FMN riboswitch aptamer (RFN element) from a Fidelibacterota bacterium, 124 nucleotides, folded computationally.
RNA sequence: UUUUGUCUUCGGGGAAGGGAGAAUAUCCCAACCGGCGGUUAUAGCCCGCGAGUCUGCUUUCUAAGUGGAUUGAAACUGUGAAAUUCAGUUGCCGACGGUACAGUCCGGAUGAGAGAAGAUAUAU
Numbered sequence: 001u002u003u004u005g006u007c008u009u010c011g012g013g014g015a016a017g018g019g020a021g022a023a024u025a026u027c028c029c030a031a032c033c034g035g036c037g038g039u040u041a042u043a044g045c046c047c048g049c050g051a052g053u054c055u056g057c058u059u060u061c062u063a064a065g066u067g068g069a070u071u072g073a074a075a076c077u078g079u080g081a082a083a084u085u086c087a088g089u090u091g092c093c094g095a096c097g098g099u100a101c102a103g104u105c106c107g108g109a110u111g112a113g114a115g116a117a118g119a120u121a122u123a124u
Base pairs, nucleotide, nucleotide: 002123004121005120006119007118008117009116010115017029018028019027031104032103033094034093035049036048037047038046044092045091052070053069054068055067056066057065058064059063074090075089076088077087078086096107097106098105
């Protein structure tokens, strides 16, 4: 420096203020938020992953394992060797169940997880 195994820890943010209303953090005016890896240069909206939803199969069958499908949104100008990532401007997006219609509340979830850091063993 690199390979493989085992283990540990970590691993998601956000409705100020106001209007109407019997009632809304759900409607209206506004406010606020941005998981993980990659990418000549820093990304919610470039590429991919995870989560969510639907579903097949297996087993010691109601739980676990393993596949498949689905899965949102951006432009312009400037600088530069290089940026759909920076600066400026304007815009857009956000699972399911509950409830006055929810990205932000409550719930599944003290869950799962892309992955990150580290320890240890092994091999080169």
The organism belongs to Fidelibacterota, within Bacteria.
Model confidence (mean pLDDT): 83 of 100.
It matches the Rfam family "FMN riboswitch aptamer (RFN element)". Rfam links the family to the GO term FMN binding.
The sequence was found by an Rfam model in a public genome assembly.